[in-house]
Context: one part of a larger RNA
RNA sequence: GAACGAACGCUGGCGGCGUGGAUAAGACAUGCAAGUCGAGCGCUGAUUAGGGGGUAGCAAUAUUCCGUAGUCGGAGCGGCGCAAGGGUGCGUAACACGUGGGUAAUUUGCCGCGAAGUUGGGGAUAACUCGCUGAAAGGCGAGCUAAUACCGGAUGGGAUCAUUUGGUGGCAUCAUUGGAUGAUCAGAGUUGGGGACCCGCAAUGGCCUGACGCUUUGCGAUAAGCCCGCGGCCUAUCAGCUAGUUGGUGAGGUAACGGCUCACCAAGGCUAAGACGGGUAGCUGGUCUGAGAGGACGACCAGCCACACUGGAACUGAGAGACGGUCCAGACACCUACGGGUGGCAGCAGUCGAGAAUUUUUCACAAUGGGCGCAAGCCUGAUGGAGCGACGCCGCGUGGGGGAUGAAGGUCUUCGGAUCGUAAACCCCUGUCAUUUGCGAACAAACCUCUUCUGAUAACACCGGAAGAGUUGAUUGUAGUGAAAGAGAAAGGGACGGCUAACUCUGUGCCAGCAGCCGCGGUAAUACAGAGGUCCCGAGCGUUGUUC
Numbered sequence: 001g002a003a004c005g006a007a008c009g010c011u012g013g014c015g016g017c018g019u020g021g022a023u024a025a026g027a028c029a030u031g032c033a034a035g036u037c038g039a040g041c042g043c044u045g046a047u048u049a050g051g052g053g054g055u056a057g058c059a060a061u062a063u064u065c066c067g068u069a070g071u072c073g074g075a076g077c078g079g080c081g082c083a084a085g086g087g088u089g090c091g092u093a094a095c096a097c098g099u100g101g102g103u104a105a106u107u108u109g110c111c112g113c114g115a116a117g118u119u120g121g122g123g124a125u126a127a128c129u130c131g132c133u134g135a136a137a138g139g140c141g142a143g144c145u146a147a148u149a150c151c152g153g154a155u156g157g158g159a160u161c162a163u164u165u166g167g168u169g170g171c172a173u174c175a176u177u178g179g180a181u182g183a184u185c186a187g188a189g190u191u192g193g194g195g196a197c198c199c200g201c202a203a204u205g206g207c208c209u210g211a212c213g214c215u216u217u218g219c220g221a222u223a224a225g226c227c228c229g230c231g232g233c234c235u236a237u238c239a240g241c242u243a244g245u246u247g248g249u250g251a252g253g254u255a256a257c258g259g260c261u262c263a264c265c266a267a268g269g270c271u272a273a274g275a276c277g278g279g280u281a282g283c284u285g286g287u288c289u290g291a292g293a294g295g296a297c298g299a300c301c302a303g304c305c306a307c308a309c310u311g312g313a314a315c316u317g318a319g320a321g322a323c324g325g326u327c328c329a330g331a332c333a334c335c336u337a338c339g340g341g342u343g344g345c346a347g348c349a350g351u352c353g354a355g356a357a358u359u360u361u362u363c364a365c366a367a368u369g370g371g372c373g374c375a376a377g378c379c380u381g382a383u384g385g386a387g388c389g390a391c392g393c394c395g396c397g398u399g400g401g402g403g404a405u406g407a408a409g410g411u412c413u414u415c416g417g418a419u420c421g422u423a424a425a426c427c428c429c430u431g432u433c434a435u436u437u438g439c440g441a442a443c444a445a446a447c448c449u450c451u452u453c454u455g456a457u458a459a460c461a462c463c464g465g466a467a468g469a470g471u472u473g474a475u476u477g478u479a480g481u482g483a484a485a486g487a488g489a490a491a492g493g494g495a496c497g498g499c500u501a502a503c504u505c506u507g508u509g510c511c512a513g514c515a516g517c518c519g520c521g522g523u524a525a526u527a528c529a530g531a532g533g534u535c536c537c538g539a540g541c542g543u544u545g546u547u548c
Stems, first nucleotide, its partner, number of pairs: 001548004006544005013396006019389002026352003030349003035080003040077002043074007051066006087307003097231007106224002111220008119153001121151002128143006158185012189212006197206002233279003240270003245267008282304004286297004309330005332343004360386001362385003368382001369380004399429004409420004435484005448470008492537005497518003503532005513520002
């Protein structure tokens, strides 16, 4: 000199863009952060419409019951999601990360392209009703019912396995492709439209045509698993380490190779090119500094990894050894009828604690993205915004021109004057910004509805495409812009002995004090304290800490 996720002192007008728990991976009150689908299914409550039956009544009507259609809810079965997104850096010196390869040792829900199928049956169960039990959390029994829930049967284009027979290729185990035989393996429906024909009193259907699904399978895409070469901390006051250890055979296990696990056999394997041990640490793209080489760091943003109160375990699933799932143990906290239960902010806000120190218990799903859904839509503390903090960077302002009796006043003085100083007053202007008042965007294009055209079609339905119109804004009456009034509300901090730009007076008298280094102060201190003046930077200026 530069830099910072900074802190502290004094001071503080505005805006834009960033950024903000670095310490206790300490403990957490409260609210929210993962739901959605009625176009998979049964039940149930409310309400609207119209229909039918009963009762009272001569009737209007009142009341009650039943089923249908629509709308709005409720819990449940079922599907998909909850493995993403978001947080933190405890652990980890490791194939964790970076980079380059391998997989002839592998998996991949949703998505895209292709092939084939979507047939015929069955038994349950939750919800619900009843009963028992418990303080509660909840639990048990009996009975009823549905499905795209569950389970058999048929079929096999296809896949897997076994046997067999050819071709091609390679990298050792082999890979790939074609044929034959045998065995095993599927499925689920829902919904829009149609009018010829059929069963038909009609409806629902059959039938035709789409959409969303379901099953088997090939290829791709995406995502992941595993293996290997090389690279990146300190320590030898750590020199030897190792028994599933190193290798083999066989078996098990896995999506998959493998001591991954096990039985048996052999005695190997690593190490001064640093094994083993100890300390420290998430890694990288990058950031800071530097002319560079290097050195230090890894906040924000992005990629990967690890973790979710602590330790362990599996279940479900395409995917988890699962932050807001389950089970066991432990610590802590809460409820309790003392028998037993409940909880996990390193999600967003917020509280306490420790600390020099780090924000609102805010608005919206309008945009982008995600989950579910045919869709409308619902959910989304992701995200988009606003709020707070000069924490940082950048920009703007605190006025401009004229004005010498060089006013008053302060300070210094050789007492003549000099200086603050055109500075002020005073005159003439301007209107950034702040204030008041009008106008007022962009981020919006879609989805959807309507109309027209068009493709496909038996079809003027439905569905797909194009054009036009309509609808949707949290920020926000914001940005911007017009007008009004009036210089009005807006300057400080540090330094002045040398390094280092900037000097005098007074007080003090080795005292009080200053100080980054040299050093200053013991009666004329440009070095302490105050004042005037000057210098530097300026909404900041200094100090401290850390890095180069």